[in-house]
RNA sequence: AUGAUGGCAUAGGGAGAGACCGUCCUCCGAAGACGGCGCCGAAGGAGUAAGCCUUGAACCAAGGGGAAUCUCUCAGGCAAAAGGACCUCUGCCGGACG
Numbered sequence: 001a002u003g004a005u006g007g008c009a010u011a012g013g014g015a016g017a018g019a020c021c022g023u024c025c026u027c028c029g030a031a032g033a034c035g036g037c038g039c040c041g042a043a044g045g046a047g048u049a050a051g052c053c054u055u056g057a058a059c060c061a062a063g064g065g066g067a068a069u070c071u072c073u074c075a076g077g078c079a080a081a082a083g084g085a086c087c088u089c090u091g092c093c094g095g096a097c098g
Stems, first nucleotide, its partner, number of pairs: 006093004011088003018037001020036005038078003044074001045072003052064005
C1' cells in the first nucleotide's frame, strides 16, 4: 500500500449410497453390540504421471521422490439430524510482487 499466495473465525450453500436381514438388549420402537449380504466417496488415510534427484552406463535400466474431486475403500458413511471435500460473503492475522 486499490495488500498476492496462505491461515483463522462467523454466516450461507453443499452430493452419493440399506430407515436392509438375523441375534442380543428393551414394555415397544429408535439408538447400541455382534454376525451376514449389498452399496457410496466429498472427513481422514493409502496409491500414482511427467518434470526432478541418485546410481549404472547410454537415448536405456534400477531406485528415490511425486498432485487431484483420479484409483482403492483401511477408516468413515448409506431416513432425518449430525458430519461433510469444496464454493461464497464478512471480519481478522500475515506481508509476496510493485
A computed fold for a 98-nucleotide RNA, annotated as Glycine riboswitch aptamer.